SAM riboswitch aptamer (S box leader) from Amphibacillus marinus, 103 nucleotides, folded computationally.
[in-house]
RNA sequence: UUCUUAUCCAGAGAGAUGGAGGGGCUGGCCCUAUGAAAUCUCGGCAACAGGCUACGACUAGCACUGUGCCAAUUCCAGCAAGCGGAUGCUUGAUAGAUAAGAA
Numbered sequence: 001u002u003c004u005u006a007u008c009c010a011g012a013g014a015g016a017u018g019g020a021g022g023g024g025c026u027g028g029c030c031c032u033a034u035g036a037a038a039u040c041u042c043g044g045c046a047a048c049a050g051g052c053u054a055c056g057a058c059u060a061g062c063a064c065u066g067u068g069c070c071a072a073u074u075c076c077a078g079c080a081a082g083c084g085g086a087u088g089c090u091u092g093a094u095a096g097a098u099a100a101g102a103a
Stems, first nucleotide, its partner, number of pairs: 001103008013042005021031003025078004043070003048066003051062004074095001079092005
């Protein structure tokens, strides 16, 4: 990097450095000098994989390790189907993110 499987309406801060951006892309709409991105420190959330404990098992719990994550439903929509006079609603895809496995 590619493929496969699973999940994505919950949850989670503060300081230092830094200086203008960021929320994947496009259109919106948001966040941001009452400091964006990024880096570091401590903290936290969660339970995907491994681990430990309970159990005959299914499962459940713990949170040690490996990730991950800590604005807004993956912020909303972007393609299709159905319903509808319409703004729209529902569902499924596409795409994206994370984990595990394989190549």
Record summary: The coordinates come from a structure-prediction model, not an experiment, and the mean pLDDT is 88.